Context: one part of a larger RNA
RNA sequence: UGACGGGGGCCCGCACAAGCAGCGGAGCAUGUGGUUUAAUUCGAAGCAACGCGAAGAACCUUACCAGAACUUGACAUCCCUCUGGUCUGCAUUACUCUUAAUCGAGGAAGCCCUUCGGGGCAGAUAGACAGGUGGUGCAUGGUUGUCGUCAGCUCGUGUCGUGAGAUGUUGGGUUAAGUCCCGCAACGAGCGCAACCCUUAUUGCUAGUUGCCAGCACAUAAGUUGGGCACUCUAGUGAGACUGCCGGAGACAAUUCGGAGGAAGGUGGGGAUGACGUCAAAUCAUCAUGCCCCUUAUGUUCUGGGCUACACACGUGCUACAAUGGCCUGUACAGAGGGAAGCGAAACCGCGAGGUGAAGCAAAUCUUUUAAAGCCGGUCCCAGUUCGGAUUGCAGGCUGAAACUCGCCUGCAUGAAGUUGGAGUUGCUAGUAAUCGCGGAUCAGCAUGCCGUGGUGAAUGCGUUCCCGGGUCUUGCACA
Numbered sequence: 001u002g003a004c005g006g007g008g009g010c011c012c013g014c015a016c017a018a019g020c021a022g023c024g025g026a027g028c029a030u031g032u033g034g035u036u037u038a039a040u041u042c043g044a045a046g047c048a049a050c051g052c053g054a055a056g057a058a059c060c061u062u063a064c065c066a067g068a069a070c071u072u073g074a075c076a077u078c079c080c081u082c083u084g085g086u087c088u089g090c091a092u093u094a095c096u097c098u099u100a101a102u103c104g105a106g107g108a109a110g111c112c113c114u115u116c117g118g119g120g121c122a123g124a125u126a127g128a129c130a131g132g133u134g135g136u137g138c139a140u141g142g143u144u145g146u147c148g149u150c151a152g153c154u155c156g157u158g159u160c161g162u163g164a165g166a167u168g169u170u171g172g173g174u175u176a177a178g179u180c181c182c183g184c185a186a187c188g189a190g191c192g193c194a195a196c197c198c199u200u201a202u203u204g205c206u207a208g209u210u211g212c213c214a215g216c217a218c219a220u221a222a223g224u225u226g227g228g229c230a231c232u233c234u235a236g237u238g239a240g241a242c243u244g245c246c247g248g249a250g251a252c253a254a255u256u257c258g259g260a261g262g263a264a265g266g267u268g269g270g271g272a273u274g275a276c277g278u279c280a281a282a283u284c285a286u287c288a289u290g291c292c293c294c295u296u297a298u299g300u301u302c303u304g305g306g307c308u309a310c311a312c313a314c315g316u317g318c319u320a321c322a323a324u325g326g327c328c329u330g331u332a333c334a335g336a337g338g339g340a341a342g343c344g345a346a347a348c349c350g351c352g353a354g355g356u357g358a359a360g361c362a363a364a365u366c367u368u369u370u371a372a373a374g375c376c377g378g379u380c381c382c383a384g385u386u387c388g389g390a391u392u393g394c395a396g397g398c399u400g401a402a403a404c405u406c407g408c409c410u411g412c413a414u415g416a417a418g419u420u421g422g423a424g425u426u427g428c429u430a431g432u433a434a435u436c437g438c439g440g441a442u443c444a445g446c447a448u449g450c451c452g453u454g455g456u457g458a459a460u461g462c463g464u465u466c467c468c469g470g471g472u473c474u475u476g477c478a479c480a
Stems, first nucleotide, its partner, number of pairs: 001480002004476002007474007015464002019428005026319008034310002042053002064305007073129001077128002081124004092109002095106003111120003131294002134292003140288002142283003145279001147277001152191006158167003171182003197271004202239007211229003216226002242265001245259005321421001325380004330375002337368003342361002347356003387418001392413007434456007
């Protein structure tokens, strides 16, 4: 100087407390461990691994296993010798046969440019080499997690100290903040904080189609039409919030408390933004890369299987156990997205999944698109039920060469566990929790996951003694 303390002081955080909803019990989905297996590819391991890499394993993917094949190779550059039509042979492309498939066999067509030196293209042979998701993340780059959006981390000059170092950065206040004020052997500065950026909340102006319809007209199923750009909205540019104003407190300060005005008030809400560093943290399987290893195989191709196994254990979710509910009829209101090998309307067929159909739309025009919870009415009457839907049987639909291993959906039948969950444990302070649908990426098909989006919309917060984590000053120290 740090680190540490079941030392002390001060302060903060959904850390506790006060509340709400969960998890832990059930069924299922999914990940992991273990076990099994020819293989169940590999990585991730307290917080910070476990719906994680994977924004989507039937084949492919695929790295694993079994079998069958290839060896200058599936891919790149160069090079030796040779071939390219008159015939033969080789390669290439489509076809046929064969094979589980690649491989293999057959037969048809058949080089281009040229300055005639050659060049291009394709192929064979020999060789340099290719190739490796093989090892080492404890050799590395790059990227990422975490403490933590915590308020810290440092430097120059000066001063103090033999020196390591100290001072500044400590102290008195204050703040979300090393934020600011005052003081001070310090005076300044840098990286962080804040602001500048995006979005949301109010509004002026500009613009008016694909959006809108107040008044006018024709009038309709309908802003459908004439017309208009007021309004909504869209998207460009401005304004607006700064403790600016008033009062109290304070040290005449920083600031804080209350008030006015205001759409918004003291960082308005949300996002992006992550200092010096810590964990030999993660990744050689995104990529790059040193060294080591394989080179008729640890490379490459193909078929089938596996990654989907199942006495069990754990994590994360979904659905429930019901009456604030289930079922049936009628009826209302979104936002944000996507769309051409695409979205697909009307109409018709089917109980339905879906099918036929083809209008329109590269989309403020068309389509996805009936939002659901909600509201009105009816029924059920507390039961393993008109709760719950697992499991299983049958019959179908869709995608795709192909749904047996191993997809999703529909109808009929079947109707398991489950009556609110032990010890313990998680999230959340407001348009939040809870609850309800909708969309997107990936994608032929496959979503209870992920990322977004709007609808309805709470309860509680006395407080900082305690638990956890962090900041700062100080003290002890058998640690460095």

The part of an RNA shown here (small-subunit ribosomal RNA, 3' major domain) has 480 nucleotides and comes from an uncultured bacterium. The RNAcentral record of the full RNA draws on ENA, Greengenes and SILVA. Rfam family: Bacterial small subunit ribosomal RNA. Its mean pLDDT, the model's own confidence on a scale to 100, is 80.